A computed fold for a 1491-nucleotide RNA from an uncultured bacterium, annotated as small-subunit ribosomal RNA. Model confidence (mean pLDDT): 84 of 100.

[in-house]
RNA sequence: AGAGUUUGAUCCUGGCUCAGGAUGAACGCUGGCGGCGUGCCUAAUACAUGCAAGUCGAACGCAUCACUUCGGUGAUGAGUGGCGAACGGGUGAGUAAAAGAUAAGGAACCUGCCCUAGGCAGGGGGAUAACGACCGGAAACGGACGCUAAAACCGCAUAGGCUGGGAAUUCGCAUGAGGAUCCAGUUAAAUAUCCUUUAGGGGAUAGGCAAAGGAGGGACUUAUCACGCAUUAGCUAGUUGGUGGGGUAACGGCCUACCAAGGCGACGAUGCGUAGCCGGCCUGAGAGGGCGGACGGCCACACUGGGACUGAGACACGGCCCAGACUCCUACGGGAGGCAGCAGUAGGGAAUUUUCGGCAAUGGGCGAAAGCCUGACCGAGCAACGCCGCGUGAACGAAGAAGGUCUUCGGAUUGUAAAGUUCUGUUAUAGAGGAAGAAUGGUGUACGAAGGAAAUGGCGUACAAGUGACGGUACUCUGUGAGGAAGCCACGGCUAACUACGUGCCAGCAGCCGCGGUAAUACGUAGGUGGCGAGCGUUAUCCGGAAUCAUUGGGCGUAAAGAGGGAGCAGGCGGCCUGGAGGGUCUAUUGUUAAAAGGCAAUGGCUUAACCAUUGUAAGGCGAAGAAACCGGCAGGCUAGAGUUCUAAAGAGGAUCGUGGAAUUCCAUGUGUAGCGGUGAAAUGCGUAGAUAUAUGGAGGAACACCAGUGGCGAAGGCGACGAUCUGGGAAGAAACAGACGCUGAGUCCCGAAAGCGUGGGGAGCAAAUAGGAUUAGAUACCCUAGUAGUCCACGCCGUAAACGAUGAGUACUAAGUGUUGGGGGGUCAAACCUCAGUGCUGUAGUUAACGCAAUAAGUACUCCGCCUGAGUAGUACGUUCGCAAGAAUGAAACUCAAAGGAAUUGACGGGGGCCCGCACGAGCGGUGGAGCAUGUGGUUUAAUUCGAAGCAACGCGAAGAACCUUACCAGGUCUUGACAUCGAUCUAAAGGCCCUAGAGAUAGGGAGAUAGUUAUAGAGAAGACAGGUGGUGCAUGGUUGUCGUCAGCUCGUGUCGUGAGAUGUUGGGUUAAGUCCCGCAACGAGCGCAACCCUUGUCGUUAGUUACCAGCAGUAAGAUGGGGACUCUAACGAGACCGCCGGUGAGAAGCCGGAGGAAGACGGGGAUGACGUCAAAUCAUCAUGCCCCUUAUGACCUGGGCGACACACGUGCUACAAUGGUCGGUACAGAGAGAAGCGAAGCUGUGAAGUGGAGCGAAACUCAAAAAGCCGAUCGUAGUCCGGAUUGCAGUCUGCAACUCGACUGCAUGAAGCUGGAAUCGCUAGUAAUCGCAAGUCAGCCAUAUUGCGGUGAAUACGUUCUCGGGCCUUGUACACACCGCCCGUCACACCAUGAGAGUUGAUAACACCCGAAGCCGGUGGCCUAACGGAAACGAAGGAGCUGUCGAAGGUGGGAUUGAUGAUUGGGGUGAAGUCGUAACAAGGUAACC
Repeated sequence: AGAGUUUGAUCCUGGCUCAGGAUGAACGCUGGCGGCGUGCCUAAUACAUGCAAGUCGAACGCAUCACUUCGGUGAUGAGUGGCGAACGGGUGAGUAAAAGAUAAGGAACCUGCCCUAGGCAGGGGGAUAACGACCGGAAACGGACGCUAAAACCGCAUAGGCUGGGAAUUCGCAUGAGGAUCCAGUUAAAUAUCCUUUAGGGGAUAGGCAAAGGAGGGACUUAUCACGCAUUAGCUAGUUGGUGGGGUAACGGCCUACCAAGGCGACGAUGCGUAGCCGGCCUGAGAGGGCGGACGGCCACACUGGGACUGAGACACGGCCCAGACUCCUACGGGAGGCAGCAGUAGGGAAUUUUCGGCAAUGGGCGAAAGCCUGACCGAGCAACGCCGCGUGAACGAAGAAGGUCUUCGGAUUGUAAAGUUCUGUUAUAGAGGAAGAAUGGUGUACGAAGGAAAUGGCGUACAAGUGACGGUACUCUGUGAGGAAGCCACGGCUAACUACGUGCCAGCAGCCGCGGUAAUACGUAGGUGGCGAGCGUUAUCCGGAAUCAUUGGGCGUAAAGAGGGAGCAGGCGGCCUGGAGGGUCUAUUGUUAAAAGGCAAUGGCUUAACCAUUGUAAGGCGAAGAAACCGGCAGGCUAGAGUUCUAAAGAGGAUCGUGGAAUUCCAUGUGUAGCGGUGAAAUGCGUAGAUAUAUGGAGGAACACCAGUGGCGAAGGCGACGAUCUGGGAAGAAACAGACGCUGAGUCCCGAAAGCGUGGGGAGCAAAUAGGAUUAGAUACCCUAGUAGUCCACGCCGUAAACGAUGAGUACUAAGUGUUGGGGGGUCAAACCUCAGUGCUGUAGUUAACGCAAUAAGUACUCCGCCUGAGUAGUACGUUCGCAAGAAUGAAACUCAAAGGAAUUGACGGGGGCCCGCACGAGCGGUGGAGCAUGUGGUUUAAUUCGAAGCAACGCGAAGAACCUUACCAGGUCUUGACAUCGAUCUAAAGGCCCUAGAGAUAGGGAGAUAGUUAUAGAGAAGACAGGUGGUGCAUGGUUGUCGUCAGCUCGUGUCGUGAGAUGUUGGGUUAAGUCCCGCAACGAGCGCAACCCUUGUCGUUAGUUACCAGCAGUAAGAUGGGGACUCUAACGAGACCGCCGGUGAGAAGCCGGAGGAAGACGGGGAUGACGUCAAAUCAUCAUGCCCCUUAUGACCUGGGCGACACACGUGCUACAAUGGUCGGUACAGAGAGAAGCGAAGCUGUGAAGUGGAGCGAAACUCAAAAAGCCGAUCGUAGUCCGGAUUGCAGUCUGCAACUCGACUGCAUGAAGCUGGAAUCGCUAGUAAUCGCAAGUCAGCCAUAUUGCGGUGAAUACGUUCUCGGGCCUUGUACACACCGCCCGUCACACCAUGAGAGUUGAUAACACCCGAAGCCGGUGGCCUAACGGAAACGAAGGAGCUGUCGAAGGUGGGAUUGAUGAUUGGGGUGAAGUCGUAACAAGGUAACC
């Protein structure tokens, strides 16, 4: 510090997710030791049991016990009394302020114990508990009588203080404060122990009293700070203030009476929800964000609610009273209780410990002290809960062991790892030793100084004995001995780490993206590897990353986001100069505060670290001093901002009243006749009752052609005939006035298209709704004919629009150029030129994600307002406000998703556009589709009809030959190391062949025979390794092939442009068959394609002539022969053609057109040759091959059958339908091939297929072999024929073991459909179509009419590119990218989920009104009661119980409020691999879309 995820790819916006750190944690797996910490986050739920607050005999009396020198002493117990129990310990329910933090305040306060320095303690009195005896009660406990003490209680004296009066004088910002001296009133005390004595006393220690001061503690007041919701906007009656009174330690509406009407609030009152606050802790670079567990400070609480008492202190956790709930005891009358102390229990929960030891230390209470008490505390125990440290061994050790895993079978890896050898001893274990924490205090002894007459005592020093829960612990030494001690998670990317097997969209994984449908590095297991390590993962939560709420540090044209527009209160911001003050601001100044702990730095102590200690230090707050630039305030001035006056112009600016012409419609009349109207085409409609058309007249309403213009005006909405009246605003020019008067603007107010609403008018045209006609599968639409609200006017509502420049307002600055509107200057006119205010375009810098914007900014800055924070749900629900309603404004959540989105790029596509090509259309010729047959396919059938191929690009295709074989299929019969390969112990008269028997055959049995070989290289052969598979997967593959397409394209390097995907080049202008070439150009070059090179054909030459040829010579029946090398031909090498030449055209280009020459002319014809790629195209059945599957069978053999079936459908063909023909006779001319288990001549036989025959030929020689159409004659005469030949019968030939299923051919006979073929559709542009035959492969034969070749004869047509199909290039739109066979919307049906409404039902909470009214404080009080004081007494003073009043908790009643749960039914919403109906959107989406 970033990364993954939207796309085919890119940039941006934007969310989601991850890597880090942390925790009082929990869960899973695992677990050796130690140190230091931490441990009910939930039920402030309920609690059994024990303990957690007592102590003092040196305050007091009594009782009991022990000892006694009988004087007492000691101990114990209950009680009186004192102090403590208000501390310490727990918890966080309540609390949003009555709390907390920080900083202040007092002239408004209190303070036990403690400290300081002084003072005082005189003299009296009356009771009471304990106790004794009596009574009541189950108990708890109580009553009456009697006795007694005090440092308990009560007077008196005195001091000081306080209060009142008077007051010199001093001080303060103020209210006021202090106060020498004087007077009056009022108010204190307590002893105990010890020493000494001169017997009067003196003294010590601990206490007592009144004041003064202090320390520490506490109460009160003020300011500032810190949560959410405005779908909580108004709240308040002791409320705000005053006066008098009361009350308090003290101020105060704290309380009360009266008076006034205030107080708080948009700087957020009130209400609701949530919450203890802080030091700090976690995180973060910081600013911030989150948290408040342990430790420390404060607060609050103590079963729930209320209350006071005591006291220095409480409204009191282990006190009291009352009410309530709950639990327990009970003799039913009545009582007892409060773990949010420490342990512990139950419950709740994912979850949190021992009913431990000790007061040794620290601290606290009491005490003079010893000491006692102390679940505070110190320790131990439990828990990997956290942090830190240590260990589980170290060195050497290659046969790289065995085993495991993988394997290409070679090996690799685990791996120096193990074993083995040599060591060490941390820890563990055994034994031995063994701390620090302990010093006080007290006692004793000795000494010292001060005071004192002395003693006790206090202070100081030294010594002695003694005190440890932890604990025989830490630590040290010794012995033994590698011995007892490693797991968890991950391994597709992010993210370090890979293979095998199993599984087969199953099981499962998953933080996000996503894995899994038979080769899963993603599931499960194993091996290996990576990470961390006594832990490792997961879950939860917080911060970070997230600049994803942006102060630091974001945005708003199109991504979310500028209110539809304006006026303007508050608020925010604000021109120039001077003065003074110093609020903000600032400071190397200064004081104070900032508790400790923590943090940071340094140093030190535990072996280290964690941990701990010591020292230093910081932000911040408040004051003091200083500065005066800036901001603010005050005072004075200025004119550049803003404004006012004047002049001459512009304008659909607004309102009202009036006027006008054109057009539509209607009415009347005339003319006139059969149609009009409407559409893609029609129909509905109108019209013979006279329409449409035309002419004249009239009525009425609405809108204002031309002018008219990215022209004008207005804030926006908006404004368009003409005139009049009233009126707003802006611009220009010139002076003058005035003097910051300004900008923005939450709330508020006003305006605000269309539609809509209300009332009343009006209504020509148009036109939602509606009706009819069409279209259509349907058509509640688009089109047509009609047509009502409405559109218009007046008044009143509504308040919204894609109200858009999708761009808030204002000010200033920042290159140019060019149009236009309104002014001014300018100039002799006009035009230039200059300038102000508008309105457009182009464009630099700049900016932007890009597109774009660019002085009218989306640039550079400032000010103010509004708004945004993923998509959907949803601008929906609820609530509220407004509205007559429609609805508007404000405006969520649950839930779902990992995207949604912007701009641009490359493709693809379009019922978008442009250019171009192709037998693509057109122009032609001939077909197919109709018939019969052949053949292939589908379907059906079947035991099987083996399998594959499926639009073009499957279908006379694989198959260039299915009777058996082939053959893969079926039935039956058989074999199981096998029909085939390798190894194999062992064996042999080798196997094979031949004969016989059984059998359908495979096979089985038997026999003859005897050759070669005998080195088993041959054969047989058990068991086992293995063979075998036309079984599966062409979507695991290789190879091969098809197709777009022989279309002209597809790319690269460097450079340049762009953030980038990409672009450029390759586009453009011409041209070409061509990305062919030329020109231009930020491109310049290159590659694969094109072309050429190759083969063939067309012409010529050279060479060579046998089997080919024959001109001349000889010669024959015959190029048969001699001969020839001229010709044809053969087959090798060459030549030739290049727009080379000429003319025209074009751009003096490329090229095109025409011509000459030439065998051939513009790539001469044909072939081979197929770019990058597309179709998961075809093929596992040619072959090869991974994986899977079968193994007495999915392998192998045999016989027979099937692949040939047949209602039917399709493709490809053949033959025809005839006279350009059929038949018969005669006759002519090819090329290319094939041939030895072959081609097979002549001759003979047969009507013929063929037979016989066997010449010749391994072939330029012989044979197949006859070419056919053609030509010459004859016949037929338009007919189902002398056309056509299917079908069938009979008879044959040939091949072959074998022609039944199921061959071909021949002869005779038979003689079907068919008379040129619907919709539709195919081929072909020249030696082509058409037509004619020939050959070959396969092959015994052949179902070949097929296929592949060969030659013969040999046309027609092309104006042209509008249309169809396909393709290429450019461009445009796109929501497509699996790419239009795309994408995608809504209803309905089904399942599930959350949510709104809902007759209601049922809870909770806080108030209000009234009733009742406990305890208790305060007040009142007839009668009653009372030791201390007064009084001689009566009695009084004072007090008490009782009764009673105000207040008052709980409770009751009531109507409302807020909030939760639930509810038949119901509304929409979301989600859900393959449901229904349509096709709304994306292309001109087929009616442009949208608001």